[in-house]
Context: one part of a larger RNA
RNA sequence: CUGGGCGUAAAGGGCGCGCAGGCGGCCCUGUAAGUCGGGUGUGAAAUCCAAUGGCUCAACCAUUGACCCGCACUCGAUACUGUAGGGCUUGAGUGUAGGAGAGGAGAGCGGAAUUCCUGGUGUAGCGGUGAAAUGCGUAGAUAUCAGGAAGAACACCAGUGGCGAAGGCGGCUCUCUGGCCUGCUACUGACGCUGAGGCGCGAAAGCCAGGGGAGCGAACAGGAUUAGAUACCCUGGUAGUCCUGGCCGUAAACGUUGGGCACUAGGUGUAGGGGGUAUCGACCCCCCCUGUGCCGAAGCUAACGCAUUAAGUGCCCCGCCUGGGGAUUACGACCGCAAGGUUGAAACUC
Numbered sequence: 001c002u003g004g005g006c007g008u009a010a011a012g013g014g015c016g017c018g019c020a021g022g023c024g025g026c027c028c029u030g031u032a033a034g035u036c037g038g039g040u041g042u043g044a045a046a047u048c049c050a051a052u053g054g055c056u057c058a059a060c061c062a063u064u065g066a067c068c069c070g071c072a073c074u075c076g077a078u079a080c081u082g083u084a085g086g087g088c089u090u091g092a093g094u095g096u097a098g099g100a101g102a103g104g105a106g107a108g109c110g111g112a113a114u115u116c117c118u119g120g121u122g123u124a125g126c127g128g129u130g131a132a133a134u135g136c137g138u139a140g141a142u143a144u145c146a147g148g149a150a151g152a153a154c155a156c157c158a159g160u161g162g163c164g165a166a167g168g169c170g171g172c173u174c175u176c177u178g179g180c181c182u183g184c185u186a187c188u189g190a191c192g193c194u195g196a197g198g199c200g201c202g203a204a205a206g207c208c209a210g211g212g213g214a215g216c217g218a219a220c221a222g223g224a225u226u227a228g229a230u231a232c233c234c235u236g237g238u239a240g241u242c243c244u245g246g247c248c249g250u251a252a253a254c255g256u257u258g259g260g261c262a263c264u265a266g267g268u269g270u271a272g273g274g275g276g277u278a279u280c281g282a283c284c285c286c287c288c289c290u291g292u293g294c295c296g297a298a299g300c301u302a303a304c305g306c307a308u309u310a311a312g313u314g315c316c317c318c319g320c321c322u323g324g325g326g327a328u329u330a331c332g333a334c335c336g337c338a339a340g341g342u343u344g345a346a347a348c349u350c
Base pairs, nucleotide, nucleotide: 003322004321005320006319007304008303012318014201015200016199017198021194022193023192025088026087027086028085029084030083031082033081034080035077036076037075038074039073040072041071042070049065050064051063052062053061054060091191092188093187094186095184096183097182098181099180103177104176105175106174107173108172109171110154114150115149116148117147118146119145120144121143125136126135162169163168206247207246208245209244210243211242215241216240220236221235222234223233258317259316260315261314262313263312266295267294268293269292270291271290272289273288274287275286276285299306300305323350324349325348332343333342334341335340
């Protein structure tokens, strides 16, 4: 390479949009490029293979045949693919009537708690730990009451509940806005799937500029512990955590499981919607769709386990793997203010 693979052994891109490309529903007609068949020409010789023969055999050699799996031209076939035209509605989309939601952005508002400030009451402790100490307190702390200020986060509701492509999203109200589900079938008529590059989004930390700073808290300081203690524990505490604008582009970005479509026993819970039965009505009960869990048949799997939310059975497209270390490296290139990121070897070694 062929091949075999990618939940846990190496291997799914962090996620989406999408150009090119690859692939693509049902029916009819034309064409005949792919495809299939026939014919003709060509496909040097040697070699290989088969038969026969020549050196006493063999190697070796000769003759004949086969082969040369190909290409070109030509005549045909038309199932499938392509292509051109016409039609269809089940894929896809639109419409319409409803529905749920921490989906996103902006503005405003609220209560609890914390810290600080002012005042009142009050007096010797408070705090902290395994035990202590550092620390705070007679300049009146801790505790308690009243008032004020500030910032950040939203208890209960809360749920293997919901929403989002992922990252992620949770007090309340308003404005703007994306997606999804269900019913009806009115409309379009394959308009689809995937997607190398590309573009966008992307937790935390980090970076730049300006603001903000209650609590927490890398670094740092002190107190303990200890043989030591550059830690774990304690008292403090700066960046940061928050906001606005701009970068960074990573992660155990995980379901460690790419996306789409179809098919393949069931049982049970839950969320949203619809239909039926029933009823005065709401429930209850039955059925359907969509999501989210658990348990399990067949099947799969090295096992564990997965099992209509597949890791089963198939098809299409993309990404990725190919012994361990060297190596989330070097060099180069691109990106970045930097930190660094992306791409990504070899020698050598086992």
A computed fold for a 350-nucleotide part of an RNA from an uncultured organism, annotated as small-subunit ribosomal RNA, central domain. The RNAcentral record of the full RNA draws on ENA and SILVA.